The prediction has a mean pLDDT of 82. Predicted 3D model of a 76-nucleotide RNA (transfer RNA) from Mesorhizobium sp. WSM3859. Its Rfam family is "tRNA". By type it is a transfer RNA.

RNA sequence: GCCGCGUUAGCUCAGUUGGUAGAGCAUCCGCCUUGUAAGCGGGAGGUCGGGGGUUCAAGUCCCUCACGCGGCACCA
Numbered sequence: 001g002c003c004g005c006g007u008u009a010g011c012u013c014a015g016u017u018g019g020u021a022g023a024g025c026a027u028c029c030g031c032c033u034u035g036u037a038a039g040c041g042g043g044a045g046g047u048c049g050g051g052g053g054u055u056c057a058a059g060u061c062c063c064u065c066a067c068g069c070g071g072c073a074c075c076a
Stems, first nucleotide, its partner, number of pairs: 001072007010025004019056001027043005049065005
């Protein structure tokens, strides 16, 4: 330098054909318990990596940039 995959909640990840952004764990509150853990119920938590475009509507499609992983090439 070229190609591919990835970037979504604090963490690990879903998200179908473009149409309300979700789960588990963690966290907070409550129940239960003599108490703690476990268990059960509930709540809060998001610029969907940045920017631009298409569209009535974008996490999803297009362009560009950044970062991570893998492969290829170059290295007199």